[in-house]
Context: one part of a larger RNA
């Protein structure tokens, strides 16, 4: 466990593909499994329920109804589901055509910047802070110029923009591989939706293995502050960041809003197509924002991107705390993760 929920009060799985199953467009016609009607048999009797009758009444006991909401069998019914045949094009898809993008992968290249090396000019301070210090400098810093070496991220373009299922993606070429839209034509003809198990993908830490290491900086020293400072500010600084591989599976992984499908006022921006138009403008599909109506809401607000109105189908909730613990199973090299109680308390 009915019932009622699930932006924000407990509750949408982190996102995909997909098995089982659950749901399923539009004619025709078979079938009759569900379905509906009627007979026939069962359905024990006593209790229970309506009428009624006998003990003086009741209680009791009798008598009749009626019910037994089911099974079975057998005659029909043919709307609806379900099968079976035979079509259909609106769902869905395939080609042909044109688009627009920071959608993945790999190579190549390039400029500002930072550090650091050498060499010049050039001298007494940098540097930092609230103030200071520690720190750097006369062995010549900082500043400057000129070469030169490294990793790292790409300033403006840059948007309230695009592009992905999320997670995320931003120099530039090239290359290879995936989506996504418009239009118009031809095919395919129901091949659709969902998705428990599964199987992949997953942001940042972290973990093994070889590299790489400019900056930044957990841990750590140092120096301030301060009663004190195992922080906050200062000066360094190792892991890590950063590549390749192979773990990891968490996230406020959020729009705290599952996916798909239908209906239901309007205005104003935009992105990328298309059509009509001389223009100005409009119509039109796919996104993306704001305002809003009716409707929903507890109220905040949602409002064609619904938190409306419906419909399929899957995940979850069921006071707090104890607790995302314990246990036992499963993964994991670990860290840990996934599942997930109860006592006892309020």
């Nucleotide at each position: 466990u009915u019932g009622g929920g699930c932006g924000u009060a407990a509750a949408g799985g982190g996102c995909g593909c997909g098995u089982a199953g659950g749901c399923g467009g539009c004619u025709a016609u078979g079938u009759a499994a569900g379905u509906c009607u009627g007979g026939c048999g069962u359905g024990a009797a006593a209790g229970g329920c309506g009428g009624g009758a006998g003990c003086u009444u009741a209680a009791c006991u009798c008598c009749u109804g009626g019910a037994u909401u089911g099974c079975g069998u057998u005659a029909g019914a043919a709307a609806c589901u379900g099968u079976g045949u035979a079509g259909c094009u609106g769902g869905a898809g395939u080609c042909a055509u044109g688009g627009a993008g920071g959608g993945g992968g790999a190579g190549u290249u390039g400029g500002a910047a930072u550090u650091c090396c050498u060499g010049g000019u050039g001298u007494a301070g940098g540097g930092g802070u609230g103030a200071a210090a520690u720190c750097u400098g006369u062995a010549g810093a900082u500043a400057u110029c000129a070469g030169g070496a490294a990793g790292a991220a790409c300033a403006c373009c840059g948007g309230u923009g695009g592009c992905g299922a999320a997670g995320g993606c931003g120099a530039a070429c090239u290359u290879c591989c995936a989506g996504c839209c418009g239009a118009u034509g031809a095919c395919u003809g129901a091949c659709g939706c969902u998705g428990a198990g599964g199987c992949g993908c997953g942001a940042a830490a972290g973990u093994g293995c070889g590299g790489g290491g400019a900056g930044c900086a957990a841990a750590c020293a140092g120096g301030a502050u301060u009663a004190g400072a195992u922080a906050c500010c200062c000066u360094g600084g190792u892991a890590g960041u950063c590549c390749g591989c192979a773990c990891u599976a968490u996230a406020a992984a959020c729009g705290a809003u599952g996916u798909g499908c239908a209906c239901u006022a309007g205005g104003u921006g935009u992105u990328g197509g298309g059509c009509c138009g001389a223009g100005c403008g409009g119509c039109u599909c796919a996104g993306u924002g704001c305002c809003g109506g009716a409707g929903c809401g507890a109220a905040c607000g949602c409002g064609a991107u619904a938190a409306g109105u419906g419909c399929a189908c899957c995940g979850c909730c069921u006071g707090g705390g104890g607790a995302g613990u314990a246990u036992g199973c499963c993964c994991g090299c670990a860290a840990g993760g996934g599942u997930g109680a109860a006592a006892c308390u309020c």
A computed fold for a 346-nucleotide part of an RNA from an uncultured bacterium, annotated as small-subunit ribosomal RNA, central domain.